[in-house]
Predicted 3D model of a 488-nucleotide part of an RNA (small-subunit ribosomal RNA, 3' major domain) from an uncultured eukaryote. Its Rfam family is "Eukaryotic small subunit ribosomal RNA". The family has 90 seed sequences and 75,755 matches in Rfam 15.1. Its mean pLDDT, the model's own confidence on a scale to 100, is 81.
Context: one part of a larger RNA
RNA sequence: UGACGGAAGGGCACCACCAGGAGUGGAGCCUGCGGCUUAAUUUGACUCAACACGGGAAAACUUACCAGGUCCAGACAUAGUAAGGAUUGACAGAUUGAGAGCUCUUUCUUGAUUCUAUGGGUGGUGGUGCAUGGCCGUUCUUAGUUGGUGGAGUGAUUUGUCUGGUUGAUUCCGUUAACGAACGAGACCUCAGCCUACUAAAUAGUGGCUCUAUUCUCACGAAUGGAGUGAGACUUCUUAGAGGGACUGUCGGUGCUUAGCCGACGGAAGCGUGAGGCGAUAACAGGUCUGCGAUGCCCUUAGAUGUUCUGGGCCGCACGCGCGCUACACUGACGUAUGCAGCGAGUCUACAACCUUGGCUGAGAGGCCUGGGUAAUCUUGUGAACGUACGUCGUGAUGGGGAUAGAUUAUUACAAUUAUUAAUCUUCAACGAGGAAUUCCUAGUAAACGCAAGUCAUCAGCUUGCAUUGAUUACGUCCCUGCCCUUU
Repeated sequence: UGACGGAAGGGCACCACCAGGAGUGGAGCCUGCGGCUUAAUUUGACUCAACACGGGAAAACUUACCAGGUCCAGACAUAGUAAGGAUUGACAGAUUGAGAGCUCUUUCUUGAUUCUAUGGGUGGUGGUGCAUGGCCGUUCUUAGUUGGUGGAGUGAUUUGUCUGGUUGAUUCCGUUAACGAACGAGACCUCAGCCUACUAAAUAGUGGCUCUAUUCUCACGAAUGGAGUGAGACUUCUUAGAGGGACUGUCGGUGCUUAGCCGACGGAAGCGUGAGGCGAUAACAGGUCUGCGAUGCCCUUAGAUGUUCUGGGCCGCACGCGCGCUACACUGACGUAUGCAGCGAGUCUACAACCUUGGCUGAGAGGCCUGGGUAAUCUUGUGAACGUACGUCGUGAUGGGGAUAGAUUAUUACAAUUAUUAAUCUUCAACGAGGAAUUCCUAGUAAACGCAAGUCAUCAGCUUGCAUUGAUUACGUCCCUGCCCUUU
């Protein structure tokens, strides 16, 4: 000095509590891990910081595992054999999962590409992440870290970096043997909110005119909706460039009348406006050699741990644990009708593959025929779901629930059995709100509800985004769990 431990004092956090909400833990199923089993059930990771993670939804491939079969893609050098032939390929039959001349029988073919031996390479999802790079995660989402000059000390070191107040913050005010600085924080970058001010738009619209439907009105006419229209007008809405806008502004309290905090007003906006990105120093023998034609060393290298082909496995089920989905119903289920989103994505390398409207057909899934789209133009207003209206049901394992089975029809694929997925009919299980424990969360948040994208030939109960509906309860504390600082 301070990693660690005892004690004391401050401060902070919904990965802590309090007040609550939704749960999970109980059931069925999906999925990951262990165990068991197995030819093989490939493997990494195991407290936070492993376990719907490896972008890991594996039918072949992937694929590393298992049972088998080919091939050499063994560079190059040296020596050998060798145009009187080093070697290569092959019909048929046998053989084989195989229309592998793999091997054998049989002979043809080829022509210095190879073959044999040694050295040496190459390949490897083989080993070692405890040899490494790079990347990521975590300590750690807190406020922390460092040197120059000066001061103190023989020195290691210390002061700066602080009694106090304040802040999300080592953020500031102030104190002051320190002064002036650097990294981090902040500033910054991105997205979302406001602009009747600028620039514009036949890939966005608006109003105008004509026709038309409904409602009101005696009528003139008015309101709402639909179709068409002029290369005329405009930019409120839409799009997106350039800008502006908040700086806690003004007032009142409170506070050393400082930094700030609280309330009100104005305002689109006053929690750092909200949400992300980036994110220091020092570390971990954290993860990854299975991302890499990054890589040391070791192993193997032709009966291969290389590579490819066929089949199987990664999915196996007395059991234990984790993330989830569906439920246990009446705030509901079912039937009919009806009203609305926002993120996306879409035919490649060359002709076919992609998103798919419309029409016909079919109970449906689907099929056939036509179009549009390399996209603000077409799919598409993605007419989404919860919702709303009217009916049926009437608290029963019920019309709740939809597991498990049987049969059938399609689709994707060379291939669907261990059922890819979808559809139809039948079957109708547990589950009547879940013990001890435990997770997440403070506002357009939790929860509910769907949609899009990723993966994708086919396949979401996953993940990443997006909108729709939209609460209760704090706005605090250090009691529990942890973290930071100070003193001893």